[in-house]
Molecule: SAM riboswitch aptamer (S box leader)
Organism: Planomonospora venezuelensis
RNA sequence: AGAUCAUCGAGAGGACCCGAGGGACCCGGCCCGGCGACGGUCCGGCAACCUGCCCCGAGGGAAAGGCGCCAAGGCCGGGAGCGAUGAGGA
Repeated sequence: AGAUCAUCGAGAGGACCCGAGGGACCCGGCCCGGCGACGGUCCGGCAACCUGCCCCGAGGGAAAGGCGCCAAGGCCGGGAGCGAUGAGGA
């Protein structure tokens, strides 16, 4: 980084602020939303990709730190230079 690798049917929500759209993009559905969605902040939680620690034969366990995530299978079907997250560091 328009490169590479891995993963994407599991899991995990409260308070406050805001105020109209939101579920990445296109088509078609289906859903969420003034009983306040989406987004933001705080707190809490889930998970275990990376680092570290301890236990540990392999496998695993644990969760301090770096991320990530917390409606529905990445919401579903089709499409495409698909997308997202992590690792990595040319």